[in-house]
Context: one part of a larger RNA
RNA sequence: GAACGAACGCUGGCGGCGUGGAUUAGGCAUGCAAGUCGAACGGGAUCCUGUGCAUGGAGUCUUCGGACAAAGCGUACAGGUGAGAGUGGCGAACUGGUGAGGAACACGUGGGUAAUCUGCCCUGAAACUCGGGAUAGCCCUUGGAAACGAGGUGUAAUACCGAAUGUGGUCGCCCUGGACAUCCAGGGUUUUCUAAAGGUGGGGAUCUUCGGACCUGCCAUUUCAGGAUGAGCCCGCGCCCUAUCAGCUUGUUGGUGUGGUAAAAGCUCACCAAGGCGAAGACGGGUAGCUGGUCUGAGAGGAUGGUCAGCCACACUGGGACUGAGACACUGCCCAGACUCCUACGGGAGGCUGCAGUCGAGAAUCAUUCGCAAUGCACGAAAGUGUGACGAUGCGACGCCGCGUGGAGGAUGAAUGCCUUCGGGUUGUAAACUCCUGUCAUGAGGGAAGAAUGUCCUGUCAAUUAAUACUUGACAGGAGUGACGGUACCUCAAGAGGAAGCCACGGCUAACUCUGUGCCAGCAGCCGCGGUAAUACAGAGGUGGCGAGCGUUGUUC
Numbered sequence: 001g002a003a004c005g006a007a008c009g010c011u012g013g014c015g016g017c018g019u020g021g022a023u024u025a026g027g028c029a030u031g032c033a034a035g036u037c038g039a040a041c042g043g044g045a046u047c048c049u050g051u052g053c054a055u056g057g058a059g060u061c062u063u064c065g066g067a068c069a070a071a072g073c074g075u076a077c078a079g080g081u082g083a084g085a086g087u088g089g090c091g092a093a094c095u096g097g098u099g100a101g102g103a104a105c106a107c108g109u110g111g112g113u114a115a116u117c118u119g120c121c122c123u124g125a126a127a128c129u130c131g132g133g134a135u136a137g138c139c140c141u142u143g144g145a146a147a148c149g150a151g152g153u154g155u156a157a158u159a160c161c162g163a164a165u166g167u168g169g170u171c172g173c174c175c176u177g178g179a180c181a182u183c184c185a186g187g188g189u190u191u192u193c194u195a196a197a198g199g200u201g202g203g204g205a206u207c208u209u210c211g212g213a214c215c216u217g218c219c220a221u222u223u224c225a226g227g228a229u230g231a232g233c234c235c236g237c238g239c240c241c242u243a244u245c246a247g248c249u250u251g252u253u254g255g256u257g258u259g260g261u262a263a264a265a266g267c268u269c270a271c272c273a274a275g276g277c278g279a280a281g282a283c284g285g286g287u288a289g290c291u292g293g294u295c296u297g298a299g300a301g302g303a304u305g306g307u308c309a310g311c312c313a314c315a316c317u318g319g320g321a322c323u324g325a326g327a328c329a330c331u332g333c334c335c336a337g338a339c340u341c342c343u344a345c346g347g348g349a350g351g352c353u354g355c356a357g358u359c360g361a362g363a364a365u366c367a368u369u370c371g372c373a374a375u376g377c378a379c380g381a382a383a384g385u386g387u388g389a390c391g392a393u394g395c396g397a398c399g400c401c402g403c404g405u406g407g408a409g410g411a412u413g414a415a416u417g418c419c420u421u422c423g424g425g426u427u428g429u430a431a432a433c434u435c436c437u438g439u440c441a442u443g444a445g446g447g448a449a450g451a452a453u454g455u456c457c458u459g460u461c462a463a464u465u466a467a468u469a470c471u472u473g474a475c476a477g478g479a480g481u482g483a484c485g486g487u488a489c490c491u492c493a494a495g496a497g498g499a500a501g502c503c504a505c506g507g508c509u510a511a512c513u514c515u516g517u518g519c520c521a522g523c524a525g526c527c528g529c530g531g532u533a534a535u536a537c538a539g540a541g542g543u544g545g546c547g548a549g550c551g552u553u554g555u556u557c
Base pairs, nucleotide, nucleotide: 001557002556003555004554006553007552008551009550010549013403014402015401016400017399018398019396020395026359027358028357030356031355032354035090036089037088040087041086047080048079049078050077051076052075053074055072059068060067061066097314098313099312107238108237109236110235111234112233113232116231117230121227122226123225124224125223126222127221129163130162131161132160139152140151141150142149143148168194169193172189173188174187175186176185177184178183198219199218200217201216202215203214206213207212240286241285242284247277248276249275252274253273254272255271256270257269259267289311290310291309292308293304294303295302296301316337317336318335319334320333339350340349341348342347367393369392370391371390375389376387377386378385379384406436407435408434409433417426418425419424440498442493443492444491445490446489450484455479456478457477458476459475460474461473462472463471501546502545503544504543505542506527507526508525512541513540514539515538516537522529523528
């Protein structure tokens, strides 16, 4: 000198863009952060409409006997609506947070996988047949303080199960080609094993038990092949300090076999052999998330890894598996532990290292805000729903950048202050005063883009099809959708009005005098000042520097 996720002191006008729990991976009240699909399924609260019956009785008529009868209420049936639950599917393994652990194939980079898997998505080929038994919800009975159960009757499905078929795949066997040792690819084969589910639109004949069959579009389902994407595993190289850590190792190193995995392998186990690593640093100890990057520096290098992006690890602590394409799963399950809470003492509930927020510790780090309008994600045929991701706003001079706090003129160089050799000098064109301007702030008026290639409606054309249905696509027209926000921006109005401080002045280092103090009080980054004339302490005037900041402290180069 530069830099910072900074802190502290004094001061503080506005805006834009960033950024903000670095310490206790300490404990957490409260709210929200993962749902969605009725076009998979049964059932259906509520409300509305219609009809029947009963009740009701405003009122009308009356021959005064009675007759008719609206609203309301109840009930039954039919239609519509479709809440809250439940079965089922997909998602919940993404997104979001943190850096405790880990010196490791964790990360980075370059390869290998002939040792592998891959839901949703895309392409191609083929299929979707016949049956069955349950079970939740609901209802009834019942246990428990609760959490949560138990029993019974009956029920649905794209839930579950059996059978059939086999384009194919797979286990064998044969052939051809290839390779890196085990092997891989293609073809053939009497052969082994192996699949499925429906939903929703439209429809001219024909059949019909009037439900449909049948044809057809879309979605879903099953099998196979390929792709894409994602992931697993292996290897070369790189990757902090310490030798006041020198020897380490028994599943250890290798083999055979068994088991196991999607998959190679001591991954596991039995047996056999005695190996394997190490001064090019094994083993041990300490520290640490790694990288793209960031800071500094002319560079080489050094330091660092906050925000953003990629990867890894973790989710109260430790362990475990289940489900699933994918987890050994942050807001799933089980066990143990610590802690907190409820309890009828028998037993239960919980996990903010999500967004806000709270306590604590600390020099120190924000709102218990608005919205799904945009972007993205999940589900859905879609409308749409959800989303503390995200988009916004708020707070903090925490940082960077921009703007302003006025401009021009104005000398008897006013007054004041300070200094003085008492003549004057300086403050100083500074002020006053005159003439202007209107950025920002204030008030008033107008007022966005972000919104469409998305949605809905109408029309035309094309594809599909038996079809001028339906559906899909393209095009044209129209409608409607904004949290921010009446914000940005524009115009007008008034008036210099509302807006300057901080540090330094002995040398380094730009900037000097007076007064006070008297080795005292104090200053100080280094040299050093202060003991009666202190440009070094304190105050004042003046000056210098930077400026909504200025200094100090800490850290890095």

The prediction has a mean pLDDT of 83. Small-subunit ribosomal RNA, 5' domain from a metagenome, 557 nucleotides, folded computationally. RNAcentral holds the full RNA, with entries from SILVA.